[in-house]
About this RNA
Small-subunit ribosomal RNA, 5' domain from an uncultured bacterium, 499 nucleotides, folded computationally.
Context: one part of a larger RNA
RNA sequence: GAUGAACGCUGGCGGCGCGCCUAACACAUGCAAGUCGAACGGCACCCCCCUCCGGGGGGAAGCGAGUGGCGAACGGCUGAGUAACACGUGGAGAACCUGCCCCCUCCUCGGGAAUAGCCGCGGGAAACCGCGGGUAAUGCCCGACGACCCGGGGACCGCGCAUGCGGCCCCCGGCAAAGCCCAGGCGGGAGGGGAUGGCUCCGCGGCCCAUCAGGUAGACGGCGGGGUGACGGCCCACCGUGCCGACAACGGGUAGCCGGGUUGAGAGACCGACCGGCCAGAUUGGGACUGAGACACGGCCCAGACUCCUACGGGAGGCAGCAGUGGGGAAUCUUGCGCAAUGGGGGCAACCCUGACGCAGCGACGCCGCGUGCGGGACGGAGGCCUUCGGGUCGUAAACCGCUUUCAGCAGGGAAGAGACAAGACUGUACCUGCAGAAGAAGCCCCGGCUAACUACGUGCCAGCAGCCGCGAUAAUACGUAGGGGGCGAGCGUUAUCC
Numbered sequence: 001g002a003u004g005a006a007c008g009c010u011g012g013c014g015g016c017g018c019g020c021c022u023a024a025c026a027c028a029u030g031c032a033a034g035u036c037g038a039a040c041g042g043c044a045c046c047c048c049c050c051u052c053c054g055g056g057g058g059g060a061a062g063c064g065a066g067u068g069g070c071g072a073a074c075g076g077c078u079g080a081g082u083a084a085c086a087c088g089u090g091g092a093g094a095a096c097c098u099g100c101c102c103c104c105u106c107c108u109c110g111g112g113a114a115u116a117g118c119c120g121c122g123g124g125a126a127a128c129c130g131c132g133g134g135u136a137a138u139g140c141c142c143g144a145c146g147a148c149c150c151g152g153g154g155a156c157c158g159c160g161c162a163u164g165c166g167g168c169c170c171c172c173g174g175c176a177a178a179g180c181c182c183a184g185g186c187g188g189g190a191g192g193g194g195a196u197g198g199c200u201c202c203g204c205g206g207c208c209c210a211u212c213a214g215g216u217a218g219a220c221g222g223c224g225g226g227g228u229g230a231c232g233g234c235c236c237a238c239c240g241u242g243c244c245g246a247c248a249a250c251g252g253g254u255a256g257c258c259g260g261g262u263u264g265a266g267a268g269a270c271c272g273a274c275c276g277g278c279c280a281g282a283u284u285g286g287g288a289c290u291g292a293g294a295c296a297c298g299g300c301c302c303a304g305a306c307u308c309c310u311a312c313g314g315g316a317g318g319c320a321g322c323a324g325u326g327g328g329g330a331a332u333c334u335u336g337c338g339c340a341a342u343g344g345g346g347g348c349a350a351c352c353c354u355g356a357c358g359c360a361g362c363g364a365c366g367c368c369g370c371g372u373g374c375g376g377g378a379c380g381g382a383g384g385c386c387u388u389c390g391g392g393u394c395g396u397a398a399a400c401c402g403c404u405u406u407c408a409g410c411a412g413g414g415a416a417g418a419g420a421c422a423a424g425a426c427u428g429u430a431c432c433u434g435c436a437g438a439a440g441a442a443g444c445c446c447c448g449g450c451u452a453a454c455u456a457c458g459u460g461c462c463a464g465c466a467g468c469c470g471c472g473a474u475a476a477u478a479c480g481u482a483g484g485g486g487g488c489g490a491g492c493g494u495u496a497u498c499c
Stems, first nucleotide, its partner, number of pairs: 001498003005495005012370006018363002020328001025326003029323003034070003039067002042063002046059005077281003087205007096198002101194008109143004118133006149174006156167004179186003207253003214244003219241004224236003256278004260271004283304005306317004334360001336359003342356001343354004373403004383394004407440001409435005417426001443488005448469003454483005464471002
């Protein structure tokens, strides 16, 4: 000098930031991912009419539940694990994928069978489940045309970096679609290109221990296959016996990595909180399903530990999301407001959802700014302290006189943030104007040397101080108190850590 700090004493205001570093310990409660009626059958609810009060009929710009679509793989949290192509940087993919978005070309024909919801019956304490009947679709299936595309075969052209890549032609085989509102649009299918996002591979780089010296059986390679979007010993059968290592293999310890942060003249050292990028994880371990994308925090299945419900047969749960609770700890916040802005999901839209986000609350935790008044005022009151008793000092300090009004307070006005109308959580906030009155606002540490600042009393190796040297034994500038002084100031000291 610095800090995500803590502790002690003290504490007026504002702006901007930051706030579980420990138990990746356990969690009550609420909220954090939905949306679309312009895909569909319908109608719980609502409105109107009738009613024998059981119900029946009609309607809608409306809609519970359900089918279907898109989203839920983003956003948000955490740092456990990981010494690794995890990250950083530079390359490679003739070995790859990419929903929504953009551009281009072409197409959108005909049919069928189901199944939720619903109705009936039944089982269960519940979670839920079974049987029967019947129904719709942009759900599912079949058929057709087939340019393109895919698989197999054949001829040709061009090219290359080995496996090969691109183009063109012929034959055989295979593959698509969906409608809705209707003014015109929103969609659907195939192919090519782009963009974006991702996947894979390689060179190089960044911790400690050699009191870790040998390690290795899918281990290293080959042939053939399986699998994948794709290469590969990724996996498998067979064959060979290789492969790595003092340029540190293997083992152990520690650790998410980076942009960056702190310090330093620099070289360097230490660190990786907030913000941004990447990775990894979601009670522990394992697994796949769906899907363009997951091996999926608020999805599923199995196993373990734990908690809860139970009619004992069986079920439910996962805050390392936002708040909040217990616990641990020296220590870290509100169970707040709003979708007004920015951004995201769905929707033609209106709009809905959004603890992302925008704000507010708490905390001097940090940085910065401001204030606690200004001028005058005595050979100098009172009081305190010291004294050689003359006086000195606190000290222009106070009183007293004059003045001002920042901030806080009260009152009036009152935004921007909101790209044509409307719409502001913050907020009656910022800001402006007026009013009153010095009025409401100073402490902390130190004074032996280092190191700036000295006397008195008390104590008497006691009580105590202390960063080092060292103080205290009856005159202690070093302990305690007081007066005085020094330093910093809404802070000041202490502790811890880094340079």

The full RNA is in RNAcentral, with records from ENA, Greengenes and SILVA. The coordinates come from a structure-prediction model, not an experiment, and the mean pLDDT is 87.